Annotation: Predicted 3D model of a 343-nucleotide part of an RNA (small-subunit ribosomal RNA, central domain) from Solanum commersonii. The coordinates come from a structure-prediction model, not an experiment, and the mean pLDDT is 86. Its Rfam family is "Bacterial small subunit ribosomal RNA". Its family is annotated with structural constituent of ribosome and ribosome in the Gene Ontology. The organism belongs to Solanum, within Eukaryota.

[in-house]
Context: one part of a larger RNA
RNA sequence: CUGGGCAUAAAGGGCACGUAGACGGUGAAUCAGGUUGUAAGUGAAAGCCACCAAAAACUGAUGGAAUGCUCUCAAAACCAAUUUACUUGAGUGAGACAGAAGAUAGUGGAAUUUCAUGUGUAAGGGUAAAUCUGGAGAUCUACGAAGGAACACCAAAAGCAAAGGCAACUCUCUGGGUCCUUACUGACGCUCAGAUGCAAAAGCCUGGGGAGCGAAUAGGAUUAGAUACCCUGGUAUUCCAUGCAAUAAAUGAUGAGUGUUCGCCCUUAGUCUACGCGAAUCAGGUACCUAGCUAAUGCAUGAAACACUCCACCUAGAGAGUACAGUCGUAAGACCAAAACUC
Numbered sequence: 001c002u003g004g005g006c007a008u009a010a011a012g013g014g015c016a017c018g019u020a021g022a023c024g025g026u027g028a029a030u031c032a033g034g035u036u037g038u039a040a041g042u043g044a045a046a047g048c049c050a051c052c053a054a055a056a057a058c059u060g061a062u063g064g065a066a067u068g069c070u071c072u073c074a075a076a077a078c079c080a081a082u083u084u085a086c087u088u089g090a091g092u093g094a095g096a097c098a099g100a101a102g103a104u105a106g107u108g109g110a111a112u113u114u115c116a117u118g119u120g121u122a123a124g125g126g127u128a129a130a131u132c133u134g135g136a137g138a139u140c141u142a143c144g145a146a147g148g149a150a151c152a153c154c155a156a157a158a159g160c161a162a163a164g165g166c167a168a169c170u171c172u173c174u175g176g177g178u179c180c181u182u183a184c185u186g187a188c189g190c191u192c193a194g195a196u197g198c199a200a201a202a203g204c205c206u207g208g209g210g211a212g213c214g215a216a217u218a219g220g221a222u223u224a225g226a227u228a229c230c231c232u233g234g235u236a237u238u239c240c241a242u243g244c245a246a247u248a249a250a251u252g253a254u255g256a257g258u259g260u261u262c263g264c265c266c267u268u269a270g271u272c273u274a275c276g277c278g279a280a281u282c283a284g285g286u287a288c289c290u291a292g293c294u295a296a297u298g299c300a301u302g303a304a305a306c307a308c309u310c311c312a313c314c315u316a317g318a319g320a321g322u323a324c325a326g327u328c329g330u331a332a333g334a335c336c337a338a339a340a341c342u343c
Stems, first nucleotide, its partner, number of pairs: 004314002007297002012311001014198003021191001023189001025086006033079002035075003040070003048064003052060002089188001090185004095179003101174003105170003108151001113146003117142002123133002159166002203244002206241003212238001217233004255310006263288001266285003270281002273278001292299002317342001326335003
């Protein structure tokens, strides 16, 4: 390499876009590069195979094969190429529809905290306590102000998004999707090494902001000890803006795309209907199940079934996702990625 695999045993890249490359609808015509056949040439000798001579062996004569290459003449199904046509794949428009999809700006109410003032008096707080707060008037209560962060109910197995993710309300801007007895383009497709972009939380730089929570840290407890769990405080962080970083059990532990396949329950957005609590259809979400598959668990029209195309990855454990080198990064580190030794 072939072969075998990749939900849970080793193995799907975090996700997309897309170049090279691979693969790819239907009808017709042409062509003859691949393909198939045919004739010829060549394929040195030795060697190989067959046979003969002689035979102990070396040896000698003859013939064959040598699946290859070149070229001639044909064939035209398939692959490639050229031309032309088509509509089912793909896309665009019309008509409808749903949505926490994204960005910017503005607005809102509840609650926590702090502050001002009034009332009022001795406790408040804490899981038992103590640290802590409180006659310099706390807690409670009334009213007012400030500021930051998050958006109860609605809320659902619901919805949207490529993934990460997205939830108060409103305007504006932007992306994607579904349906449809609708018009058009006419294969424009699919996958994708490298490349490029996006990418939770924590982290980093600079400048703001800072209510609550709260790594670090201080104190109080607990304990044999307690660098913890519990309590009282509390810095970074959490928030905003501009950059960086590029990792997660980035999970459906299941790559993307296309086609085929027994039924059933609920549900979201449409279409259709004879308006019935019913049936049909399409695109999603959820729960069962037949065949089939699977080592089993289980999966089962959103497959882990039956097939095809392309990419990534795996090859006993440990050493090790480590060392070295390289690239990237301010750093933390990231990516790429061994071997010795050992069982």